[in-house]
RNAcentral holds the sequence, with entries from Greengenes. The RNA shown here (small-subunit ribosomal RNA) has 1382 nucleotides and comes from an uncultured bacterium.

RNA sequence: AGAGUUUGAUCCUGGCUCAGGAUGAACGCUGGCGGCGUGCUUAACACAUGCAAGUCGAACGAUGACUUUUGUGCUUGCACAAAAUGAUUAGUGGCGAACGGGUGAGUAACACGUGAGUAACCUGCCCUUAACUUCGGGAUAAGCCUGGGAAACCGGGUCUAAUACCGGAUACGACGGAUUCCCGCAUGGGGGUCCGUGGAAAGCUUGAUGCGGUUUUGGAUGGACUCGCGGCCUAUCAGCUAGUUGGUUGGGGUAAUGGCCCACCAAGGCGACGACGGGUAGCCGGCCUGAGAGGGUGACCGGCCACACUGGGACUGAGACACGGCCCAGACUCCUACGGGAGGCAGCAGUGGGGAAUAUUGCACAAUGGGCGAAAGCCUGAUGCAGCGACGCCGCGUGAGGGACGAAGGCCUUCGGGUUGUAAACCUCUUUCAGCAGGGAAGAAGCGAAAGUGACGGUACCUGCAGAAGAAGCGCCGGCUAACUACGUGCCAGCAGCCGCGGUAAUACGUAGGGCGCAAGCGUUAUCCGGAAUUAUUGGGCGUAAAGAGCUCGUAGGCGGUUUGUCGCGUCUGCUGUGAAAGCCCGGGGCUCAACCCCGGGUCUGCAGUGGGUACGGGCAGACUAGAGUGCAGUAGGGGAGACUGGAAUUCCUGGUGUAGCGGUGAAAUGCGCAGAUAUCAGGAGGAACACCGAUGGCGAAGGCAGGUCUCUGGGCUGUAACUGACGCUGAGGAGCGAAAGCAUGGGGAGCGAACAGGAUUAGAUACCCUGGUAGUCCAUGCCGUAAACGUUGGGCAUAGGUGUGGGGGACAUUCCACCUUUUCCGCGCCGUACCUAACGCUUAAAGUGCCCGCCUGGGAAGUCCGGCCCCAGGGUAAAACUCAAAAGGAAUUGACGGGGGCCCGCCCCAGCGGGGGGGCCUGGGGAUUAAUUUGAUGCCACGGGAAGAACCUUUCCCAGGCCUGACCAGAACCGGAAAGGCCCGGAAACCGGUCCCCCCCUUGUGGCCGGGUUACAGGGGGGGCCAGGUUGUUGUCAACUUGGGUUGUGAGAAGUUGGGGUAAGUCCCGCCACGAGGGCCACCCUUGUUUUAUGGUGCCCGCGGGGUAAGGCGGGGACUCAUAGGAGACUGCCGGGGUCAACUCGGAGGAAGGUGGGGACGACGUCAAAUCAUCAUGCCCCUUAUGUCUUGGGCUUCACGCAUGCUACAAUGGCCGGUACAAAGGGUUGCGAUACUGUGAGGUGGAGCUAACCCCAAAAAGCCGGUCUCAGUUCGGAUUGAGGUCUGCAACUCGACCUCAUGAAGUUGGAGUCGCUAGUAAUCGCAGAUCAGCAACGCUGCGGUGAAUACGUUCCCGGGCCUUGCACACACCGCCCGUCA
Repeated sequence: AGAGUUUGAUCCUGGCUCAGGAUGAACGCUGGCGGCGUGCUUAACACAUGCAAGUCGAACGAUGACUUUUGUGCUUGCACAAAAUGAUUAGUGGCGAACGGGUGAGUAACACGUGAGUAACCUGCCCUUAACUUCGGGAUAAGCCUGGGAAACCGGGUCUAAUACCGGAUACGACGGAUUCCCGCAUGGGGGUCCGUGGAAAGCUUGAUGCGGUUUUGGAUGGACUCGCGGCCUAUCAGCUAGUUGGUUGGGGUAAUGGCCCACCAAGGCGACGACGGGUAGCCGGCCUGAGAGGGUGACCGGCCACACUGGGACUGAGACACGGCCCAGACUCCUACGGGAGGCAGCAGUGGGGAAUAUUGCACAAUGGGCGAAAGCCUGAUGCAGCGACGCCGCGUGAGGGACGAAGGCCUUCGGGUUGUAAACCUCUUUCAGCAGGGAAGAAGCGAAAGUGACGGUACCUGCAGAAGAAGCGCCGGCUAACUACGUGCCAGCAGCCGCGGUAAUACGUAGGGCGCAAGCGUUAUCCGGAAUUAUUGGGCGUAAAGAGCUCGUAGGCGGUUUGUCGCGUCUGCUGUGAAAGCCCGGGGCUCAACCCCGGGUCUGCAGUGGGUACGGGCAGACUAGAGUGCAGUAGGGGAGACUGGAAUUCCUGGUGUAGCGGUGAAAUGCGCAGAUAUCAGGAGGAACACCGAUGGCGAAGGCAGGUCUCUGGGCUGUAACUGACGCUGAGGAGCGAAAGCAUGGGGAGCGAACAGGAUUAGAUACCCUGGUAGUCCAUGCCGUAAACGUUGGGCAUAGGUGUGGGGGACAUUCCACCUUUUCCGCGCCGUACCUAACGCUUAAAGUGCCCGCCUGGGAAGUCCGGCCCCAGGGUAAAACUCAAAAGGAAUUGACGGGGGCCCGCCCCAGCGGGGGGGCCUGGGGAUUAAUUUGAUGCCACGGGAAGAACCUUUCCCAGGCCUGACCAGAACCGGAAAGGCCCGGAAACCGGUCCCCCCCUUGUGGCCGGGUUACAGGGGGGGCCAGGUUGUUGUCAACUUGGGUUGUGAGAAGUUGGGGUAAGUCCCGCCACGAGGGCCACCCUUGUUUUAUGGUGCCCGCGGGGUAAGGCGGGGACUCAUAGGAGACUGCCGGGGUCAACUCGGAGGAAGGUGGGGACGACGUCAAAUCAUCAUGCCCCUUAUGUCUUGGGCUUCACGCAUGCUACAAUGGCCGGUACAAAGGGUUGCGAUACUGUGAGGUGGAGCUAACCCCAAAAAGCCGGUCUCAGUUCGGAUUGAGGUCUGCAACUCGACCUCAUGAAGUUGGAGUCGCUAGUAAUCGCAGAUCAGCAACGCUGCGGUGAAUACGUUCCCGGGCCUUGCACACACCGCCCGUCA
């Protein structure tokens, strides 16, 4: 000293929470010793029992033990008598009992603190001064006798004493009067002289002597009373008060003043500086906290006060209205013979009760102190000690040194190791504390002739002995906050101070290991301060976060211009008194240290007195004019009030013209109209509002103010400087004004128009729209008193400029005026420096200075309840309980979003072409079914997709039968040998049994291979793609995504990347607080289009030569085509137009190709917890005679249905038949398979050629030529079904394809809605390949042939990019959120 928490992130405001310290504490776990402290905070609840205040015989009368002496009797150790001594004590008397001890109920008060006063007072014992201590008297208790009563206790008779009681004498002083002197602070105080009045006393005692008594002076101590100042909450308590306030009145009472009390007189006194009332509370020194200022508190110790079962009262006394005294009343308890009595633990112990909770019915008067006494002494639950409690503070210990191959065990592990950990064991030592034994205090002064005297205590302390021996826990380990892993659990159990953790890999739950912190304690709970500048004096705020009253006037109060004098109140300073002690701080000292204790100094920030100073603030007195006001001269204005008046328009009425509609809306309808509307003309009535001017223009304090004229009236501004001379500013309470709506009474009522009615809209429509329409709106008078009454900004004073505009003045200029130029004052706006602000922003102010007022203190509950105020309605004032799985907010940032805006793009729409959706079939998927119909994928981005081939296999699924170190892989030893294969039996097969055959070698072995059996282990298409990897889809081939060091902003961030052009493109140019760079775009790569060079076997054949019916068939050739490889070519390069003469674009030339030439591969940062654990790989979990593995059969091919991608059609641009032409790209030895023969055909027989520019698949088809069909369910269409075949294969039943014949279904162009495509594209036609024994292929991937139409354009739909704007969204509009119901 700060930290966590609002957000995607940021800054701020703001609350909540934490880290610190403390406690008379309690609770949980644990517990070795000692010292010093401390211990009913609750029931001021009730108390059994014991003790806590007595003492004096040297005041008194009595009692008279023990002892001594003497005498008598005699039994010689007993009795009696006398004398002396005098222990003991009930009583009379004296002193004490008013101290000490306890508690905090009451008390908001002179109760307390502090400082004064008493000239208004008292004071026993003590000290001091002066004097005295004389003469008498009568009783009474105890005792004795006697009575009553259960008791407590009470009564009668009789005797007696005193330091008990009473009377007299004397008396300074006291009191009263007279007189005089001195002093003071108002009342007044102190003395001298004289006269008068009423008053004293007590004795006791020693060997010695002392102690008393009375009066008196002064002191000390203790008390009493009065006053200034100070310290709680509440105004939802605003008025209180009759002894109340006063009296130079008169009395009473007290130690004493005083309405303290009484009689009389007067009517005062207190209060917003908070009276009165209510609530709470003992006050202080101090204690805790805090840097301090403050805040909280008042246990222990100390001072004061109050109380003593509750309430009241007095007595005694120096002192009480009395804790362990009295009386009365009340409640409670106890005794009782029922008549009557007794009691008061808030003393020390102790008991019950209450409570989370607080101790022994201890020892001693040895010390300190107190009472009595001459003293010894007695008493003392004050006190000194001990006991109990970790309740607190302090100190000590639970061992020290060595000890690694780093033991064992535990835990973790990447299996290598790590950690516990020098820790242990083991070795060498030590002995504090506890234990045992021995010794053993100080505290003791005093008293007493002496002896003697210690509760604590055989304690502290010292010495010796033995042995590491007897002695460690608690909390925490996600962040704050030091400290991490494993297992268990699986939004369960639980944790949590705040944020939050837990839904199968939890450092947050539980346990363990380890670690961190403190330590005889550690945590939790409660409370206080701090942090919290979160009540802000120090030290906060109010435009938007909570917060400026709607506005003005003005009372109290606060603050206030220049100058002179004076006072010295504030203020500054010196000195004096006080501020108790303890405490705190500093320095010493004593217990071994410390806590603790002792000594000294300081502090005690205060109050009072006194001496100085006088700048500033203030008081008083005086002056001034710059503030303020008045006068005079001008001036602008919807400022206000009243009266009068004008035209346009709407509506209504009357009359004319005129006819079928009008009106209204997005579209309509209700409504009006043939009884004549709307329209139009003329006349009339009535009410309300004032077009144009008109303007971020004017006026007003605000609300507000608009046709014109007149009357009355407020304020402002300018100029002048005649007058006053600080008269000023603000303003709690208070008063006035105060939009609209509303209320009351009376008018008025054209239009508009809450309520209401009807028509529409709608799921509904108590709304928006339409047709009507009442209150109201208008006037007069009265009330209400609120608004987003907002500039969300209280008033006043001072503080750079620039510019526009409204109102004045001056100057220059003009003959004068006007215009222009310039200057000055006052308003209204805009921009802006400094400053400020969280930022936005503000800048005649939201900034800074000084002044005054109002208001705020987390959100909600709530501007609500209750109370009081105002006439109704309503308004003003104005809380709390409770609650939040702690935020609510402000400003700004980045995204996403908007049925916001701008710009741009895309087969997005438009313009076209062809489809799908209807039929049949194929395939996939949903659903249903099933023993199983294995599974994943589900908007775009699942559904002819994984699957480039499910009859068995595949194959995961189902039924059934088998196997168990295993079908597969790899390691280690051991034993044995080939294994494979063929045949036979059983069986559905796997498998089992039997049999035949029978090893290899450059290496002869610990070889390779195989079998058996052992062991670790194999195996899993089992789980979850929400654990990670890899791969992929989509956004999207969209143009975007970032970064460096500077810059900027408090910051998140911004800028660059925005802007103007332009591009397919963040492609490029220009400009610019920007300058560079990267990943994307482009290019580089492949293919295709042109040409060239080289080569030319299998490709080609112009020219030359043979040759044939014909064919590059042949010799040859490289020209051409083609193939392979390498070059060239295209770059906006050239010209012209546009353009910023930039990028770029348009047009043209040349060129095979022209503006990225066409196509492909190539996919930025990221998004969708997108897809995949069933391609693979894999952490974790699960199975292990089974979820592994082998096998037969079945299933994945089921079928009432709805869906998706396709194929084929519905026909004449066609079908069928015949003839005929032209490709490219591929594939082929377990293969392609020619010619030939054969079958209607699928195919069969057969086997030339080909390991392919050679041979084969191979026929291309649409096309072209010719013929036929003639609009029909057909010579269209081919589903379905029957029969017969072919091929593949171990096997075509479930469940293959193809062929032939026969059969010949639906379908005649397909609703809403929907898909693809911009050129060699769509459409249409065929060919090939992968997978593959065969095939579900109409699928997929490629290839070529023929070959269109249309695009005005970007308004709209969809998707995307950039800029901007709004936002209470940020899992981001599939968001957030409100109400009702459950």